Context: one part of a larger RNA
Molecule: small-subunit ribosomal RNA, central domain
Organism: uncultured Brevundimonas sp.
RNA sequence: CUGGGCGUAAAGGGCGCGUAGGCGGACAUUUAAGUCAGGGGUGAAAUCCCAGAGCUCAACUCUGGAACUGCCUUUGAUACUGGGUGUCUUGAGUGUGAGAGAGGUAUGUGGAACUCCGAGUGUAGAGGUGAAAUUCGUAGAUAUUCGGAAGAACACCAGUGGCGAAGGCGACUCACUGGACAGUUAUUGACGCUGAGGUGCGAAAGCGUGGGGAGCAAACAGGAUUAGAUACCCUGGUAGUCCACGCCGUAAACGAUGAAUGCUAGUUGUUGGGAGGUUUACCUUUCAGUGACGCAGCUAACGCAUUAAGCAAUCCGCCUGGGGAGUACGGUCGCAAGAUUAAAACUC
Repeated sequence: CUGGGCGUAAAGGGCGCGUAGGCGGACAUUUAAGUCAGGGGUGAAAUCCCAGAGCUCAACUCUGGAACUGCCUUUGAUACUGGGUGUCUUGAGUGUGAGAGAGGUAUGUGGAACUCCGAGUGUAGAGGUGAAAUUCGUAGAUAUUCGGAAGAACACCAGUGGCGAAGGCGACUCACUGGACAGUUAUUGACGCUGAGGUGCGAAAGCGUGGGGAGCAAACAGGAUUAGAUACCCUGGUAGUCCACGCCGUAAACGAUGAAUGCUAGUUGUUGGGAGGUUUACCUUUCAGUGACGCAGCUAACGCAUUAAGCAAUCCGCCUGGGGAGUACGGUCGCAAGAUUAAAACUC
């Protein structure tokens, strides 16, 4: 390479959009490029293969045949693929009226709590722990009442509930805005799927500039524990956590399961719609999601099982013994931290 694979053994890109490319619905007609059949030319000799022959045999040599899987040309075939033309509606999109949602951006507002400040009451303790101490407190703490300030997060509702491509999203209000679902079949008529490169988004931590800083809290300090304790526990506490703008581009970025399509028993919850029926809150049924169980089938087993890890076909990514190593060198990107691409010697 071929082959075989990728939930857990090595292996699905973190996730979109999309270029090239690959693949692509039904019917009719045309063409004959791919495809198939026949003919012709060529495919040097030697070699290889087969049958003989000559050196005493063999290697070797000679004769004949086959073959040279290819290319060119010509005549046909037209099922499939491709090209052209026309038609269609099931795929895809558009229209229309309605409902659901923590989808996004930005504006303003609210209540509870923590902390701090001021004032009142009040007096000797309070904190904290396994037990203590560091710590706070007669300069009046803790407790309690009233007033004020500031920042951050939004209890209950809350639900294997909802929305989003993923990361993720949860008080309320207003403005702008994206997407999906069901119905209607009104319209376009294959306009589709995937997607190397590319481009955009991308938790937390971290970085730059300027703000902000209540609580929490790496680092750090102290008290304990301990043989020691650079920890676990306690008292403090700075970056940071928050905001604006710009970078970083990684995660057990997980369903450890790429995307899209069709087909293949059911039962039972739940979310958002539709239709029919009635006893008006139930029944039947149908779409789209989200769960539990379970047959066939699959699987090394565990398990998966119409939300497939089943049966098919398309496109992309990735794997090929362990360590060395996701490292070195080089390239690209970055302010840096580093990210990405990515070996070998050696060793078992």